[in-house]
Context: one part of a larger RNA
RNA sequence: UGUAGUUAAGGGAAUUCGGCAAAUUAGCCACGUGCCUUCGGCAUAAGUGGUCCCUGCGCUUGUAGCAAUGCGAGUGCAGGGUGCAAUAACAAAGGAGUUCCGACUGUUUAACAAAAACUUAACUGGCUGCUAACCCGCAAGGGCUUGUAUAGCCGGUGACGUCUGCCCAGUGCCAAUACCUAAAAGUCCCGUUCAAGGGGCCUAAGGGCUGGUAAACGGCGGGGGUAACUAUAACUCUCUUAAGGUAGCGAAAUGCCUUGCCGUUUAAUUGACGGCCUGCAUGAAUGGCGUAACGAGAUCUCCACUGUCCCUAACUACACCCUUCCGAAAAUUCCUCCUGGUGCAAAGGCCAGGGACUUCCAGUGGGAAGUGAAGACCCCGUGAAACUUUACUGUAACCUGUUGCUGUGAUGUGGCUUUUGACGUGAAGGCUAGGUAGUAGCAAUCGAAGGGCGCGCGCUAGCGCGUCUGGAUGCGAAAGAUGGGACACUACCCUUCAACAACUGCAUUACUUACCUCCAAAGAGAGGGACACCAGCAGGCGGACAGUUUGGCUGGGAUGGCACACCGUCGAAAAUGUAUCGAUGGUGCCCAAAGGUUGGCUCAGACGGGUCAGAAAUCCGUCGUAGAGUGCAAGAGCAAAAGCCAGCCUAACUGGGAUCUCAACAUGACAGAUCUCAGUACAGAAAUGUAGGUCUAGCGAACCCCUGUAGCUCCUUGAUGGGGCUCAGGUAUGACCGAAAAGUUACUCCGGGGAUAACAGAGUUGUCCCGCCCGAGAGCUCGUAUCGACGGCGGGGCUUGCUACAUCGAUGUCGGCUCUUCCUAUCCUGGCCGUGCAGAAGCGGCCAAGGGUGAGGGUGUUCACCUAUUAAAAGGGAUCGUGAGCUGGGUUCAGAACGCUGUGAGGCAGUUUGUUUAUUAUCUACUGGAAGUGUGGACUAUCUGAGAGGAAGGAUCGUUUAGUACGAGAGGAACGAUGGUUCGUCGCCACUGGUCUAUCGGUUGUCUUACAAGGCAGGCCGAGCAGCUACGCGAUAUCUGAUAAGCGCUGAAAGCAUCUAAGUGCGAAGCAGUCCUCGAAAAGAGAUAGCACAACUCCGCGCAGAACACGCGGUUGAUGGGACUGGGAUGUACGCACCAAGCUUUUGCGAGGUGUUUAGUCCGCGGUUUCCAACAGG
Repeated sequence: UGUAGUUAAGGGAAUUCGGCAAAUUAGCCACGUGCCUUCGGCAUAAGUGGUCCCUGCGCUUGUAGCAAUGCGAGUGCAGGGUGCAAUAACAAAGGAGUUCCGACUGUUUAACAAAAACUUAACUGGCUGCUAACCCGCAAGGGCUUGUAUAGCCGGUGACGUCUGCCCAGUGCCAAUACCUAAAAGUCCCGUUCAAGGGGCCUAAGGGCUGGUAAACGGCGGGGGUAACUAUAACUCUCUUAAGGUAGCGAAAUGCCUUGCCGUUUAAUUGACGGCCUGCAUGAAUGGCGUAACGAGAUCUCCACUGUCCCUAACUACACCCUUCCGAAAAUUCCUCCUGGUGCAAAGGCCAGGGACUUCCAGUGGGAAGUGAAGACCCCGUGAAACUUUACUGUAACCUGUUGCUGUGAUGUGGCUUUUGACGUGAAGGCUAGGUAGUAGCAAUCGAAGGGCGCGCGCUAGCGCGUCUGGAUGCGAAAGAUGGGACACUACCCUUCAACAACUGCAUUACUUACCUCCAAAGAGAGGGACACCAGCAGGCGGACAGUUUGGCUGGGAUGGCACACCGUCGAAAAUGUAUCGAUGGUGCCCAAAGGUUGGCUCAGACGGGUCAGAAAUCCGUCGUAGAGUGCAAGAGCAAAAGCCAGCCUAACUGGGAUCUCAACAUGACAGAUCUCAGUACAGAAAUGUAGGUCUAGCGAACCCCUGUAGCUCCUUGAUGGGGCUCAGGUAUGACCGAAAAGUUACUCCGGGGAUAACAGAGUUGUCCCGCCCGAGAGCUCGUAUCGACGGCGGGGCUUGCUACAUCGAUGUCGGCUCUUCCUAUCCUGGCCGUGCAGAAGCGGCCAAGGGUGAGGGUGUUCACCUAUUAAAAGGGAUCGUGAGCUGGGUUCAGAACGCUGUGAGGCAGUUUGUUUAUUAUCUACUGGAAGUGUGGACUAUCUGAGAGGAAGGAUCGUUUAGUACGAGAGGAACGAUGGUUCGUCGCCACUGGUCUAUCGGUUGUCUUACAAGGCAGGCCGAGCAGCUACGCGAUAUCUGAUAAGCGCUGAAAGCAUCUAAGUGCGAAGCAGUCCUCGAAAAGAGAUAGCACAACUCCGCGCAGAACACGCGGUUGAUGGGACUGGGAUGUACGCACCAAGCUUUUGCGAGGUGUUUAGUCCGCGGUUUCCAACAGG
């Protein structure tokens, strides 16, 4: 010193983030018990009393006994008794009130979070009819379940009470869907055949469209005006939405501003509670508001209680320390001082100065930017991982279509093919002329013409068919007419329609044999059924899953911006070139004329003149180097033009070469520009000019794709068609020399960086703080008693910035506590000056850093505010001094909640609650304690004092001076003297108080035990000497010297004046002494005296003490022990006698009391005494 404990006077939370820790309370019996309440609770509420021993009596009961009664167990009453204390030890709730949250019991982050989080009963939504839904599995199969809607699964809210408003526009989900869109398959067509390929038709889910749904995801406005004080707005206007927040609650776990305002609580309250409502950003099952009970939850208050504190002290055990024995590991360059400076800006090592003889021991933790861990914050990486989603690209699953497994029928309705039968009207024409070919006949009693009836078609003219009648003809060619075509009949076809049949599609339906299920296990049977299952192909949906991406620059990064491709000017320092998130502006086009050429013209403006006509319209004249114009920035350029007007045109054309810029020196691409050759053209009489715009911006690689009256080539071939290459052109990458690409991480990880941020340092000092100069003005007058604008010049390095120099293989971050030192720009105290100083009290200034600068309230606070004191409650530095010293309230990990934000994962210098603070000290430093050497022999004793340290004192109040000086009064000093107080320092223990594990006594439990006497829990309790201590006591002067500001003397320069120049005197708590402590290792190593004697070890010890040292004693001895004695502590022992409530067999029992007894026991103190031990040695 620590760890674990014990005790503390007076105060009683003043401590602190916070009563953390500790203390208090405690069992049982009896009395008694408020608010509130879900009537169960709350409740052991709170609060109060009792509790032991002895004696006696009564009652209940077990057992033995016939009973009396005995032996027990329990209970009630009465009397007696002791102590400080009777649940005497152990064990064993402190209580009450308010608020928040969660209803409750329960669960959770094994090892930093126990909670307000999770769960829960209850409420509610959705899915599900059983081969269920849901889940696991590739499947077989399995769970739920051998359950069946009072069931199962998936969500949300979270007891109970009371309620749960509006919005379906968005996103989901559900339903419906005439129509639109929509894949494969199918089918038709194109593709000369075939094929690739293309197109049409048909069409499912899905989507569009329509409707529903919020206890689905979610959302729930702004502006203006208005009432007879003002204020406010029941009222009203307007914009707007899907709807505009209802009830309730509200500075809240939610309120920024904010410590909102008011009240209560307090001396004082950033707190708490109750109100208010201006709700940054409350709000209704993401549930709103209440709520008894419950809570190791969060907050505030009160009572009790206390060492939490004022303010510390003592004691105990263990550790530490000392002796002996055993005996690691790790960190580990070293010959390891201080101050200042320097230095990559924070040095033990460098420079300067100082200090410093060598070694050991115990301690303390200032430094080694100590050790520990390749920083977790920050940034970077074309790093990683996890998570999210309307990132990109996919996959499972699911939905749907189709094909296969897959068969037989019926009905309806399509497609296709064959057959049969019909259909076919421009005008003209006798007529309803399909085409072509053949042909002169054909049809007819197997019933012609005509007629009746019916059916179908229809262009309304008629045509066709059936049936009845009728009973023999009708049609055609040729000719004539019409016309493109001419008709009987036959054949092959076309358009449209109908019917039968075959094949086939769709829809509905029936069947059973595939297939499936059940029952059965030997057949059989029942149900479903060509569906489903399964498989292939196809469309949809698809963070359920997977792989990835998610730019750069950057006075850190992020946000912002684009300084990311270009152009002009400046910067740019007179060649060229030249940076910044430098300054100032532009570009991503436009134009078929705004281009080419030829010819002509001259602009802006001013003045003069002129009808309407004005300052300004058009016209005339004069002047007019450019003050205009030139498509667009700026610069340059330009006047018979590069500007303006007109004519004719397309050179804004094709092909080749070179040079320059891009890209200084010194290089590629794209791109741009200049020159030139050849061709073709235009303008011009011609010379000539023209290769877009007067010059400098107006742009883009490869791959893929597309285009071409361009060229070459490959395959098959009789020819097409197709593919490839070349040439020319087009579509864009603006992050512009060009990936196809969103987020989160506080759950994080890795590699790096002081190339780069946050803390601290350094530099700077805008800002900050403090001065000075000037002096407008204020101060009745008056710049400077005091205040001082506008300006100017500095200092400091405490604020905040800037920079990014040191540190990212780590320098622990706010505040508090503790402790030390320094500065002065001085708050107090001391000495002075001025005053708008009468005194008192002030205001301003000069010197001065010796000392002091305190206690509380709320807040994590620093700060600020407040309360009561005070002489004063000054400001700062020391890595914003101080975490190998403490704390851990704040900030800043992982949990959780609110508000806001985000689709989400998540986020928030917003709020709230919770949350591990390592380290055995090597060196140095410091505080102490020792040993050795040196100091020209050794030793003992006494000194000197260079030097070092100290604050050893600081402050204040009263009395007196004195009601004096002063003052009209009211008021009201000082020098000096004296007594206290307080803070500090040093010492002490007679007193007071504390402790007191010496001791004495009481007593509980238990053990030894007749009693007595003891052991154990220091058991508890009472008292307590010595010692140690504070809360107790004592001490804690002045004077001298030299000075500061200031005040002077004499006194010139400067015949005066002047404190100064020479000279000289005063003058402060400050400086140096006086006082105290250390101090010959003071290397300049000192002095004096003594002696020739010793000193040490050893032994007994303590005025000393961790070890060591120091001191005393050692037989010529009282050093320690013992004995005796004095004094002291405790409080009256054992034994015996007597008494004692009562009982009793009269013998005794009996808590306890009295006497013996100021007893007994004990003592770290004083004294006496050689009984024991200080012997014997070196």